[in-house]
Context: one part of a larger RNA
Molecule: large-subunit ribosomal RNA, domain I
Organism: Chromobacterium sp. CCUG 69338
RNA sequence: UGCAUCUGGUGGAUGCCUUGGCGAUCACAGGCGAUGAAGGACGUGUAAGCCUGCGAAAAGCGCGGGGGAGCUGGCAAUAGAGCUUUGAUCCCGCGAUAUCCGAAUGGGGAAACCCGGCCCUUAGGGGUCAUCCCUGACUGAAUACAUAGGUCAGCGGAAGCGAACUCAGCGAACUGAAACAUCUAAGUAGCUGAAGGAAAAGAAAUCAACCGAGAUUCCGUAAGUAGUGGCGAGCGAACGCGGAACAGCCUGUAUGUGAUAGAGAUUGCGUUAGUGGAAGGUUCAUGGAAAGGACCGCCGUAGUGGGUGAUAGCCCCGUACACGAAAACGCAUUCUUGGUACUAAGCAUACGAGAAGUAGGGCGGGACACGCGAAAUCCUGUCUGAAGAUGGGGGGACCAUCCUCCAAGGCUAAAUACUCGUGAUCGACCGAUAGUGAACCAGUACCGUGAGGGAAAGGCGAAAAGAACCCCGGGAGGGGAGUGAAAUAGAACCUGAAACCGGAUGCAU
Numbered sequence: 001u002g003c004a005u006c007u008g009g010u011g012g013a014u015g016c017c018u019u020g021g022c023g024a025u026c027a028c029a030g031g032c033g034a035u036g037a038a039g040g041a042c043g044u045g046u047a048a049g050c051c052u053g054c055g056a057a058a059a060g061c062g063c064g065g066g067g068g069a070g071c072u073g074g075c076a077a078u079a080g081a082g083c084u085u086u087g088a089u090c091c092c093g094c095g096a097u098a099u100c101c102g103a104a105u106g107g108g109g110a111a112a113c114c115c116g117g118c119c120c121u122u123a124g125g126g127g128u129c130a131u132c133c134c135u136g137a138c139u140g141a142a143u144a145c146a147u148a149g150g151u152c153a154g155c156g157g158a159a160g161c162g163a164a165c166u167c168a169g170c171g172a173a174c175u176g177a178a179a180c181a182u183c184u185a186a187g188u189a190g191c192u193g194a195a196g197g198a199a200a201a202g203a204a205a206u207c208a209a210c211c212g213a214g215a216u217u218c219c220g221u222a223a224g225u226a227g228u229g230g231c232g233a234g235c236g237a238a239c240g241c242g243g244a245a246c247a248g249c250c251u252g253u254a255u256g257u258g259a260u261a262g263a264g265a266u267u268g269c270g271u272u273a274g275u276g277g278a279a280g281g282u283u284c285a286u287g288g289a290a291a292g293g294a295c296c297g298c299c300g301u302a303g304u305g306g307g308u309g310a311u312a313g314c315c316c317c318g319u320a321c322a323c324g325a326a327a328a329c330g331c332a333u334u335c336u337u338g339g340u341a342c343u344a345a346g347c348a349u350a351c352g353a354g355a356a357g358u359a360g361g362g363c364g365g366g367a368c369a370c371g372c373g374a375a376a377u378c379c380u381g382u383c384u385g386a387a388g389a390u391g392g393g394g395g396g397a398c399c400a401u402c403c404u405c406c407a408a409g410g411c412u413a414a415a416u417a418c419u420c421g422u423g424a425u426c427g428a429c430c431g432a433u434a435g436u437g438a439a440c441c442a443g444u445a446c447c448g449u450g451a452g453g454g455a456a457a458g459g460c461g462a463a464a465a466g467a468a469c470c471c472c473g474g475g476a477g478g479g480g481a482g483u484g485a486a487a488u489a490g491a492a493c494c495u496g497a498a499a500c501c502g503g504a505u506g507c508a509u
Stems, first nucleotide, its partner, number of pairs: 001508009015494001016459002020430002022427007029419002031161002039101003042055003046079002049075003061095006070083003106115003116129005131158003134154006165196001166194005176183001180230001206213002217244005227235002248411003252351006262337004267332006274323003280296005297314002299303001305317003360384008370396001391406005446453002466493001469480004
């Protein structure tokens, strides 16, 4: 030095575990905000820091319920001081307080800061003052009346935030066409505006085909069909049929009839705390521990699940089932009021009205599955421009016949889309290089001027019983002792693979 065996170190794979994720189903909720939101800054505890809670009334205050023995949140103990059966801590409901910034709104500003006016107030201090729109009042030019403008008032409104879904406006490129220009990607991404729990659409100037149907929306089919298309790449219907869900309406005047919305109460159901809730022992020369084995029982409208020193229907929490609310909220029932005749809704009758710079046309675009095409239909930038129910639109150029409907005003639930969120339940989903980026104080540390990028990091033990005391050492560390079932479970802690590095023994050189 090599090989072999044994024994260690290092390392953190593997196995097992799960507080965290992922994906669903059902139900709820679908908004918050000038009564100051979302989100923050700074404070706040007997004791320093961070998280959580809260706001100078500051881990809290008041009231009403629940509950019943301990409590003063967590990391996280310790000391001290307290509270509590005169019912604390804790849970629920309603209130009070709620610094400063932030739409931020008295003015300013480099957010959490600076500086004011007016009114009230004994020192502290309190209130108010942005803009726009609407309504009302006053005032008031050119210009007489007026109008514009100005001023003031209003427990009138708006603003800002929010995950997706919706509608509307604006609107790419990469890419594909094996290049590329029409085309495609795609009316997608993105930006903007507006709204709701859904939105949009919607009661035929619709389809159909000589038979008929009868608003809209969504699903299946028709069908990758008919078409469209540098007839390339591609794009791609409708009629009809089967389902889901179904709902229809309004308008001017006059007369008559007639009583809605809203508010309050009542009752019921539900939500926001909760309550009751069956039934097991012995033994083991098993074990540290019994829930395991053996033996003998019991309950079950409860043998879902979790925990307990191993695997528990009967030990604990629960579960089936049954019950429960002072207060707040939601839905519904009933009653009262509204309530009197002024307006507005409904019904009946009569008389009316029944939509014009519109329909259509020319030119240019866009939308329709349809790229200008034989191109109907819809929208309109521009120029034009009817008829008036004896009328008008459509039936894919156009004309006739025929059929069908009545535009140029408006409203409308459900079936449909989505999930920031709440509750319950589930998974031939993951199990710490997986599953969220994040199981752990993570959008943190760290990087970047910034927009932005963005980690690593789980496991002693049933219980800290976390090793008193002694010894070596400055310490670190170790040896005894002790705890424990186990300490090669000792905090660098379950298991502890491999690479890599030692020691011992044998053999070889």